RNA sequence: AGAGCAGGCUAGACAGUCGCCGCCGUUAUGCUGCUUCGGCAGUAUGGCGGGGGAGGAAAGUCCGGGCUCCAUAGGGCAGAGUGCCAGGUAACGCCUGGGCGGCGUGAGCCGACGGAAAGUGCAGCAGAGAGAAGACCGCCUACGCAGGUCCGUUUCAGACGGGCUGCCGGUAAGGGUGAAAGGGUGCGGUAAGAGCGCACCGCGCGGCUGGCAACAGGCGUGGCAUGGUAAACCCCACUCGGAGCAAGACCGAAUAGGCCCCCUUUGGUGCGGCCCACACAUGGGGGCGGGUAGGUUGCUUGAGGCAGGCGGCGACGCCUGCCCUAGAGGAAUGGCUGUCCACGACAGAACCCGGCUUAUCGGCCAGCUCUCUCC
Numbered sequence: 001a002g003a004g005c006a007g008g009c010u011a012g013a014c015a016g017u018c019g020c021c022g023c024c025g026u027u028a029u030g031c032u033g034c035u036u037c038g039g040c041a042g043u044a045u046g047g048c049g050g051g052g053g054a055g056g057a058a059a060g061u062c063c064g065g066g067c068u069c070c071a072u073a074g075g076g077c078a079g080a081g082u083g084c085c086a087g088g089u090a091a092c093g094c095c096u097g098g099g100c101g102g103c104g105u106g107a108g109c110c111g112a113c114g115g116a117a118a119g120u121g122c123a124g125c126a127g128a129g130a131g132a133a134g135a136c137c138g139c140c141u142a143c144g145c146a147g148g149u150c151c152g153u154u155u156c157a158g159a160c161g162g163g164c165u166g167c168c169g170g171u172a173a174g175g176g177u178g179a180a181a182g183g184g185u186g187c188g189g190u191a192a193g194a195g196c197g198c199a200c201c202g203c204g205c206g207g208c209u210g211g212c213a214a215c216a217g218g219c220g221u222g223g224c225a226u227g228g229u230a231a232a233c234c235c236c237a238c239u240c241g242g243a244g245c246a247a248g249a250c251c252g253a254a255u256a257g258g259c260c261c262c263c264u265u266u267g268g269u270g271c272g273g274c275c276c277a278c279a280c281a282u283g284g285g286g287g288c289g290g291g292u293a294g295g296u297u298g299c300u301u302g303a304g305g306c307a308g309g310c311g312g313c314g315a316c317g318c319c320u321g322c323c324c325u326a327g328a329g330g331a332a333u334g335g336c337u338g339u340c341c342a343c344g345a346c347a348g349a350a351c352c353c354g355g356c357u358u359a360u361c362g363g364c365c366a367g368c369u370c371u372c373u374c375c
Base pairs, nucleotide, nucleotide: 001371002370003369004368005367007365008364009363010362012340013339014338015337016336017335018334020053021052023050024049025048026047027046028045029044030043031042032041033040034039055346059357060356062355063354064353065352066351067244068243069242070241072277074276075275076274077273079240080239081238082237083236084098085097086096087095088094099113100111101110102109103108114235115234119233120232121229122228136175137174138171139170140169144167145166146165148164149163150162151161152160153159183201184200185199186198187197188196202224203222204221205220206219208217209216210215248297249296250295251294258288259287260286261285262284263283268280269279270278304323305322306321307320308319309318310317311316341344
């Protein structure tokens, strides 16, 4: 100097002017209530002043909760989710550290990472054979059979001997097929081969060392093969009531506290399906008809933020101090002007929080890796 890896902060700035939402203080007027008749409280509409006012993802609605209600949240089945080990957390499918596997020269990144000897299924075609799965080509051919063929000997017919060929037989080292083929490499051995034997590796079994563990290392022993696939069904371990702020609570108003029918041995109901238990008669279901849908609240002080110290590899935890940081309600932060430069991307809260995923223009800070060059 270049190319990368993985973090933290920020998310146009300043000035003027007009405007929006909410809070606090003060003041004016109106209304209501109380009054010891001085005034006080509340509320509505104005004036003045002071502070505050969208995000790192507010998005997706994918997980986990807080909170609210139903409520017996009791048991089981089905169903759903997660899936190496140890921790963190309110909890999680998240995060941290470690193990194993894969990718990368590396910093680093990714993992749907329990079980194939419980069972079922799947792998077309090709190939001899695809899982209690084999002999196509090739190699060998002893014993036995044939006498087909060649040569030699001979008593020239037969017979004998040898070779070739065919049959019977052996083999799975070499070749072929396939995504995958009855462990791999080498040496010996054999008719030719083969764990047939041996060495090393691999695998099974046994125990040892390190580690909380996943796991890693090495020792002994056995010639030792029934492979793959579970993001196929399945088995195993752990977790799981339901619904959701349009949840709920209060106030006000209105109607018709209406009428009729059915169930009643718990046959019914008790907020995902089924079963059991338990509870219920002011029970459960259905039909006709009538009224309301307005206001307040929930609604922002939180598993909160910031700083320092301590503990921990780390996620994080504890202690001390400081701070209050949007609460709209058809939905608030906008318009105009000027200047600056980094020329502004993705993009707007609606009960709240912890994550994950997706989109994304730039600026600043510090760390690590590789390459080149110079000293």